[in-house]
This is a predicted structure of a 113-nucleotide RNA (FMN riboswitch aptamer (RFN element)) from Ileibacterium valens. The same sequence occurs in records of 2 taxa. Its mean pLDDT, the model's own confidence on a scale to 100, is 81. It matches the Rfam family "FMN riboswitch aptamer (RFN element)". Rfam links the family to the GO term FMN binding. From the family's description: The RFN element is a highly conserved domain that is found frequently in the 5'-untranslated regions of prokaryotic mRNAs that encode for flavin mononucleotide (FMN) biosynthesis and transport proteins.
RNA sequence: CAAAAACUUCAGGGUGGGGUGAAAAUCCCAACCGGCGGUAUACCCCGCGAGCUUCGGCACGAACCGGUGAAAUUCCGGUGGCGACAGUAGAGUCUGGAUGGAAGAAGGUUUAU
Numbered sequence: 001c002a003a004a005a006a007c008u009u010c011a012g013g014g015u016g017g018g019g020u021g022a023a024a025a026u027c028c029c030a031a032c033c034g035g036c037g038g039u040a041u042a043c044c045c046c047g048c049g050a051g052c053u054u055c056g057g058c059a060c061g062a063a064c065c066g067g068u069g070a071a072a073u074u075c076c077g078g079u080g081g082c083g084a085c086a087g088u089a090g091a092g093u094c095u096g097g098a099u100g101g102a103a104g105a106a107g108g109u110u111u112a113u
Base pairs, nucleotide, nucleotide: 003111004110005109007107008106009105010104015030017029018028019027031093032092033083034082035048036047037046038045043081044080051058052057063079064078065077066076067075085096086095087094
């Protein structure tokens, strides 16, 4: 320096606004938020996780234009779009499964080369 084994810790943000209504943080207007790995820095490029399951598997959203550059659907400018399941006036933001699980991140320990 590299490898293997078991372990520890950490690992998701956002509506006291207005309108309609008998009733809506669910509809309409407005506001706000964006897990992990890869890649020129990514909610919408590629992949992973969260849900369900008879453990075989099933389900799983959304972007374009211009500029800079060797390189960016990632940066800068502009205009758009999307968001599991259950409950309830129809929910990305409320309540619940969840004091859960997990992609993964960090750390030391041991072993032998």